[in-house]
RNA sequence: AACAGAGUAGAUUUGUGCGCGCUGUAGUGCCUUAAAGACGGGGAGUUGCUUUAAGGACGAAAAAGCUUCGCUUUGCGGUGCAUAAAUCGCAUCCCGCUGUG
Numbered sequence: 001a002a003c004a005g006a007g008u009a010g011a012u013u014u015g016u017g018c019g020c021g022c023u024g025u026a027g028u029g030c031c032u033u034a035a036a037g038a039c040g041g042g043g044a045g046u047u048g049c050u051u052u053a054a055g056g057a058c059g060a061a062a063a064a065g066c067u068u069c070g071c072u073u074u075g076c077g078g079u080g081c082a083u084a085a086a087u088c089g090c091a092u093c094c095c096g097c098u099g100u101g
Stems, first nucleotide, its partner, number of pairs: 002100004010088010020077003030056008041095004062074005
């Protein structure tokens, strides 16, 4: 030189726990604009990702019980946070690291 491999942030799904909402402009998801941030050990880094703010369209599942007006249980929401497991995983480029030799 060549070949093979490892590792991050994070993402998704499921389980568990604690919450929020259930006629209310809830939350999630979608669209537009602006700003900021992150992206293996090093460098670069997007048309991708995340967050925040503003605007827009759409839009909800409640039921039962009781010691009866405020609590419990069940259910619902592409619901919030935490946690566990599984799966995926540097957008990409260059270098580095480990193994073979």
THF (Tetrahydrofolate) riboswitch aptamer, 101 nucleotides, folded computationally.
The coordinates come from a structure-prediction model, not an experiment, and the mean pLDDT is 75.
The sequence was found by an Rfam model in a public genome assembly.
Rfam family: THF (Tetrahydrofolate) riboswitch aptamer. Rfam 15.1 lists 747 matches to the family in 747 species.